Fluoride riboswitch aptamer (crcB RNA motif) from an Acidobacteriaceae bacterium, 62 nucleotides, folded computationally. The source organism's lineage runs through Bacteria, Pseudomonadati, Acidobacteriota, Terriglobia and Acidobacteriaceae. Model confidence (mean pLDDT): 76 of 100. It was read from a public genome assembly, where an Rfam model found it.

RNA sequence: UCUGCGCCUGGUGAUGAAGUCCACCAUUAACCGCCUUCAUGGCUGAUGACUCCUACCCGAAC
Numbered sequence: 001u002c003u004g005c006g007c008c009u010g011g012u013g014a015u016g017a018a019g020u021c022c023a024c025c026a027u028u029a030a031c032c033g034c035c036u037u038c039a040u041g042g043c044u045g046a047u048g049a050c051u052c053c054u055a056c057c058c059g060a061a062c
Stems, first nucleotide, its partner, number of pairs: 009026005016053001018051004033043003
């Protein structure tokens, strides 16, 4: 100096925040749902998984 492995760090996993785990990526990256008559249209979901907070919607009671 080069190569491989491991660790660490950072980012991402269709709408906000926190914890744990998993997966992907290393900045020209990973990632950015579905339907449609393709538009100033429609639908689902706040998670990749679990737990939890908030926002939003519906209903009931006072």